A computed fold for a 686-nucleotide part of an RNA from an uncultured Candidatus Micrarchaeota archaeon, annotated as large-subunit ribosomal RNA, domain II. The sequence was found in a public genome assembly. It matches the Rfam family "Archaeal large subunit ribosomal RNA". For this family Rfam cites "Crystal structure of the ribosome at 5.5 A resolution" (Yusupov et al., Science, 2001). The prediction has a mean pLDDT of 82.
Context: one part of a larger RNA
C1' cells in the first nucleotide's frame, strides 16, 4: 500500500418553540407544592367589560376568530394626555434549538499530587584493590680531589627529582578524512595523553521544590531550562484533521456595529411554519423637483502662470553723474490693453447616468401578493472582468467605490484555461440557430465581387523614438507663348566699387550695393590664389517634347528587434488558406422549436408553470440489529457465499443456478452501540 472488522451530534436536568393527544378555569402531583386564572406602580398602595361599528372565510344582509372606536384598572401629571394591562391553560409523548455537564470524535506542549520508582548509564565524594613495555634528560642531597684566613668555590663521580621529554607496549581519548554504497554509538588510517588534577575493577553514598557539577544548563538508565511511573484527566485547545444511505423543494455570505483582529454577538442576506386579507411593482413612459460630477471656462471669484506695450510714482534695489538737492538707465511694484496657459481641496457655467414624489403602462396578486409574527441556520479570509478614484517607475502590485460574473454554473466557442464571448441544464428523440467558424487535422465555401501586401508581413490576443521605402488623396505654383531634369553655348562692360591693408582684384574685414550693353549675366552663392589667375553657381538661349515642383493627410512594407536543446500562426501548411470593404449560403450548444414521458407547485378537472447548485434549512423514503403481536417459509434444503438475469429515478428489491447444511422472511407497532474510500485513524491479515 491493499483487504476485513471497529470508528464520531449521545444521555440527564432545565429553558423555549413545533406536532399529536388528555382534561379544561383549571391542569399535574402520593404529598409538599408547581404553572395558570389580574394587573399597574420604585414603593406605600389601589385594583379591571362583554357597548357600538367595520368586515375575511362561510353564508346572503347575518357573520366565529379578527380589527377599530368607546369604556374600565393602575402609574405619572394641575390638566390635556401617555405607558402597561383588560378570561386559556396545563400535563404527557415525539421532535427543533439554547444552557450546564467530556457534550460530535481524535490531537498538544504543559500544571499539580503521590513517605511512588530510579546513581547496573552518568556526575562527584567514600572504602577495598589492580595497572602504567622500553628509552632519554639528569634537580636537591652525598662522596672524593683541588683551592681558601674563613665563608665558601671549582672539578669528577654518585644520586634519581619531575602535573619533565620520546614512545602504534598496555591503557585512555576522540583531532582530522567530502574514508568504509547507508549509519548518533562501529571500523580503518591519522592525531593527542601516556608517574599523574593518571587509568580501571568491585562495594557503597547523595533523589527531582532534589542531587551532582575543574559551568557545558552539563549529567542523574538512548529521557533533563527541571527524570520516570501512576493519578487529577475524557486537563484545556477561538487551532489542525475527520464526521458513514437515497431522492425531492428552496438556497446564501465573505458586509455593518460592538467586542475584537485565526473567534464571537446583534443586524443584513437564507430556510421552515403561522397570521392578516387587497393591494404591490425594483422595469418602461411622462410630469414636477433635487444636485455641482464629466466637460468647459476664468477681463466671473480664489490660487498658479507667458510675452509685449502704454501709463503711474506707488514698497524697494543696483549702476552711473553730481559737493548736495537731485537727475538718468535697468530690475522690481501698481493700473490698464493685447497675448500664451492651468487647478482634487477655483467656478460666471454645466450634461449623461442617478435620486424623490405623482400619474399612466408593464409585471405579480383572493390558486392569498405586499406586510406582520415565531422557530432553525450558515456566513464575518473572498477573487476576477469592466467603469471610476488614492499610493506606486511599474507588475498577474496595493487600498477603495459601483456593476456583471466565478465562488456555488454544467454545455458551445476562445489550441489548452476560473472569471472573456454565446447561453442558464428534468429524461429521450428530431429540427433550427447564437458566439465562433467553413484547405487538411475538424462539422461546414479551395464561395462570389472589388482592392491591397511580396515582407511568410500576416494567418484573434497592438513592440517605441530615429532612419529607409510603396500606394493613394488634398492644396498651391509652373507648363505646347515648351515647364522640371539632363546636355551644348553664353555668363559681359564702367571696375581691381570705396575703405582697410604688406597685399585685399566678386569671394580676410568695414561701408555702400549704383549705372551701361543685353536673350541674359550678382558692387557676387560656393571652391580656389600670397595677391592675381582658374573652376563652377545664380541668370539667359538652344536641344528635346509632357507633365513637373512644394506643402500636407491617410496607408502598406523594411530596419530598429537580445536567452539559454534546432523550430512556438494550436499544427500541417498557405501568396491566400494574409489584409481591407461588400455579398450569398452552410456548419455549429443541454439556448430556441416540435413530439412523448417523469417529478414538484396550484387546481374538482381540463390544464398551466417550474425542475443548475456549495455552506445551510425543510420534506419524503431505502437499508441494518433487537423486542411485541400477527401471518408464513424451511433437510423435497433456512441463513450465509459465488455468478448471472430482471425490476425501481435512487437508496435498494426480486428471481434462477451453484455452494452451504439450520435457521429465516413479510406486515403492524416499538427500541437503537443503525449505514465509512479517507481522521500521518485503531486492531488483525497480507
Nucleotide at each position: 500500500g491493499c483487504c476485513a472488522g471497529g470508528g464520531a451530534g449521545u444521555g440527564u436536568a432545565u429553558u423555549u418553540g413545533a406536532g399529536u393527544g388528555g382534561c379544561g378555569a383549571g391542569c399535574c402531583g402520593g404529598a409538599a407544592g408547581g404553572c395558570g386564572a389580574a394587573g399597574c406602580g420604585a414603593a406605600a398602595g389601589c385594583g379591571a367589560g362583554a357597548g357600538c361599528a367595520u368586515g375575511c372565510a362561510g353564508a346572503u344582509u347575518c357573520g366565529a376568530g379578527a380589527u377599530g372606536c368607546a369604556g374600565g384598572g393602575u402609574a405619572u401629571g394641575a390638566a390635556a394626555a401617555u405607558g402597561c394591562c383588560u378570561g386559556a391553560g396545563u400535563c404527557a409523548c415525539u421532535u427543533g434549538a439554547g444552557u450546564a455537564c467530556g457534550a460530535c470524535c481524535c490531537g498538544a506542549a504543559g500544571c499539580c499530587a503521590u513517605u511512588g520508582u530510579g546513581a547496573u548509564c552518568u556526575a562527584c565524594g567514600c572504602g577495598c584493590g589492580a595497572c602504567c613495555a622500553g628509552g632519554g634528560c639528569g634537580a636537591a642531597g652525598g662522596c672524593a680531589g683541588g683551592c681558601u684566613a674563613a665563608c665558601g668555590c671549582c672539578u669528577g663521580c654518585u644520586g634519581g627529582a619531575g602535573g619533565c621529554c620520546c614512545g602504534c607496549a598496555a591503557c585512555c581519548c576522540g583531532u582530522c578524512a567530502u574514508g568504509g554504497u547507508a549509519u548518533a554509538u562501529c571500523c580503518u588510517g591519522u592525531u593527542g595523553g601516556g608517574u599523574g588534577a593518571g587509568u580501571c575493577g568491585c562495594g557503597g553514598g547523595u533523589a527531582g521544590u532534589g542531587g551532582c557539577g575543574a559551568u557545558a544548563u552539563a549529567c542523574c538508565u538512548u529521557u533533563c531550562g527541571a527524570a520516570c511511573a501512576u493519578g487529577g484527566c475524557a486537563a484545556u485547545a477561538g487551532c489542525g484533521g475527520g464526521u458513514c444511505c437515497c431522492u425531492u423543494c428552496u438556497g446564501a455570505a465573505g458586509u455593518a456595529u460592538c467586542u475584537u483582529u485565526a473567534g464571537g454577538a446583534u443586524a443584513g442576506c437564507u430556510c421552515c411554519g403561522a397570521g392578516c386579507g387587497a393591494g404591490c411593482u425594483u422595469g418602461c413612459g411622462u410630469g414636477c423637483g433635487c444636485g455641482g460630477u464629466a466637460g468647459a471656462g476664468c477681463a466671473a471669484c480664489c490660487g498658479a502662470a507667458u510675452a509685449a506695450c502704454u501709463g503711474a510714482a506707488a514698497a524697494g534695489g543696483u549702476g552711473u553723474c553730481g559737493a548736495a538737492a537731485g537727475g538718468c538707465a535697468c530690475c522690481g511694484u501698481c493700473a490698464g490693453u493685447u497675448u500664451a496657459u492651468c487647478g482634487a481641496a477655483c467656478u460666471c457655467c454645466g450634461a449623461a447616468u442617478g435620486c424623490g414624489c405623482g400619474c399612466g403602462c408593464u409585471g405579480c396578486g383572493u390558486a392569498g401578493a405586499c406586510c406582520u409574527c415565531g422557530g432553525g441556520a450558515g456566513u464575518c479570509g473572498g477573487c476576477u472582468g469592466c467603469g471610476c478614484u488614492g499610493g506606486g517607475u511599474a507588475u498577474g502590485c496595493u487600498a477603495g467605490c459601483g456593476u456583471g460574473g466565478c465562488g456555488a454554473g454544467a454545455c458551445c466557442g476562445g489550441a489548452a484555461a476560473g472569471a472573456c464571448g454565446g447561453u442558464a441544464a428534468c429524461u429521450a428523440a428530431g429540427g433550427c440557430u447564437a458566439a465562433g467558424g467553413c484547405c487538411c487535422c475538424c462539422a461546414a465555401a479551395u464561395c462570389c465581387u472589388g482592392a491591397u501586401u511580396g515582407a511568410a508581413u500576416g494567418c484573434a490576443u497592438u513592440g517605441a523614438a530615429a532612419g529607409c521605402u510603396u500606394g493613394u488623396g488634398a492644396u498651391g505654383u509652373c507648363a505646347u507663348a515648351g515647364a522640371c531634369a539632363g546636355c551644348u553655348g553664353g555668363g559681359a562692360g564702367g571696375u581691381a566699387g570705396g575703405c582697410u591693408c604688406a597685399g585685399a582684384a566678386g569671394c580676410a574685414g568695414c561701408c555702400a550695393c549704383c549705372c551701361u550693353u543685353c536673350a541674359a549675366a550678382a558692387a557676387a552663392c560656393g571652391c580656389g590664389u600670397a595677391a592675381u589667375a582658374g573652376c563652377g553657381u545664380a541668370c539667359c538661349a538652344g536641344u528635346a517634347g509632357a507633365g513637373a515642383c512644394a506643402u500636407u493627410g491617410c496607408u502598406g512594407g523594411c530596419c530598429u528587434a537580445a536567452a539559454a536543446c534546432a523550430u512556438a500562426c494550436g499544427g500541417g501548411g498557405c501568396u491566400a488558406a494574409g489584409u481591407c470593404a461588400g455579398g450569398u449560403g452552410c456548419c455549429g450548444a443541454u439556448a430556441c422549436c416540435u413530439u412523448a414521458g417523469a417529478a414538484u407547485g396550484c387546481g374538482a378537472a381540463a390544464g398551466c408553470a417550474u425542475u443548475a447548485g456549495u455552506a445551510a434549512g425543510a420534506a419524503g423514503g431505502c437499508g441494518u440489529g433487537c423486542c411485541u403481536c400477527a401471518u408464513g417459509a424451511c433437510g423435497a434444503g433456512a441463513a450465509g457465499u459465488g455468478c448471472g438475469u430482471c425490476c425501481g429515478a435512487g437508496a435498494g428489491g426480486a428471481c434462477a443456478c451453484a455452494u452451504g447444511g439450520a435457521c429465516c422472511a413479510u406486515g403492524u407497532g416499538g427500541c437503537a452501540g443503525c449505514g465509512a474510500u479517507a481522521a500521518u485513524c485503531c486492531u488483525g491479515g497480507u